[in-house]
RNA sequence: CUCUUAUCCAGAGUGGCAGAGGGACUGGCCCGAUGACGCCCGGCAACCUUUCUUUUAUAGAAAAGGUGCUAAUUCCUGCAAAACAGAAAUGUUUUGGAAGAUGAGAG
Numbered sequence: 001c002u003c004u005u006a007u008c009c010a011g012a013g014u015g016g017c018a019g020a021g022g023g024a025c026u027g028g029c030c031c032g033a034u035g036a037c038g039c040c041c042g043g044c045a046a047c048c049u050u051u052c053u054u055u056u057a058u059a060g061a062a063a064a065g066g067u068g069c070u071a072a073u074u075c076c077u078g079c080a081a082a083a084c085a086g087a088a089a090u091g092u093u094u095u096g097g098a099a100g101a102u103g104a105g106a107g
Stems, first nucleotide, its partner, number of pairs: 001107008013041001015040003021031003025078001027076002042070003047066002049063005074099001079096007
């Protein structure tokens, strides 16, 4: 980097360093010198992992070693379908998809 698969409406600081952009991309809309983003510490969660119990398909409980996460639902959106509103342009809602993120496995 590619492929497979699972998840993505929950949760998480009044700390330290540092000093300008950041929220993947598009269009929006936001965050940010009252210090964002990032790093450290702290925290959250429980994908892999470990232990115990029950079953033999797994399920439940506990721990926290490897990851991950810690503004806004993945911040909303993009493509398609349906319903509704509207004279139309279009809008709203729902479902599916795409893209993306993370874990596990494979090449």

The RNA shown here (SAM riboswitch aptamer (S box leader)) has 107 nucleotides and comes from Sutcliffiella cohnii.
The organism belongs to Sutcliffiella, within Bacteria.
RNAcentral holds the sequence, with entries from Rfam.
It matches the Rfam family "SAM riboswitch aptamer (S box leader)". Rfam describes the family as follows. The SAM riboswitch is found upstream of a number of genes which code for proteins involved in methionine or cysteine biosynthesis in Gram-positive bacteria.
Its mean pLDDT, the model's own confidence on a scale to 100, is 85.